[in-house]
RNA sequence: UCUUAUCGUGAGUGGUCGAGGGCCCGGGCCCGAUGAAGCCACAGCAACCCUGACGGUAGAAGGGUGCUAAGUCCCGCCCGCCAGGUUUUUGGCGGGGAAGAUAAGA
Repeated sequence: UCUUAUCGUGAGUGGUCGAGGGCCCGGGCCCGAUGAAGCCACAGCAACCCUGACGGUAGAAGGGUGCUAAGUCCCGCCCGCCAGGUUUUUGGCGGGGAAGAUAAGA
C1' cells in the first nucleotide's frame, strides 16, 4: 500500500508531569487544576488472530496485537420520511456511502 471483517456493548486505579485533549480539515458539542495530553506500573474488557481442556456445530484456561468518556462524540457526500414554511429554505429522524480506527492475510 491492497483485500476482507468489525466498529451499539464492555472495561481503572496509583505514580509522574503540568495545559491541553476528544483521528486529519472545518463547523458543533463535550472532557480537563475535583489535574488534560504524554510516560511508568499493575489491573480490567473482549473485536480479530494463534492455541485448544472438553462429548460437541460451542470454545474454558493461556498467548499475540488492540482497547478502557460520550455510536468512530455528532455533522460535512447521496437518498428517503416527517414538521414548519409555501418564491426556496430551516430543523429533526432513518438509511447508504466516503473517510478513519482495529485485526488478519498478501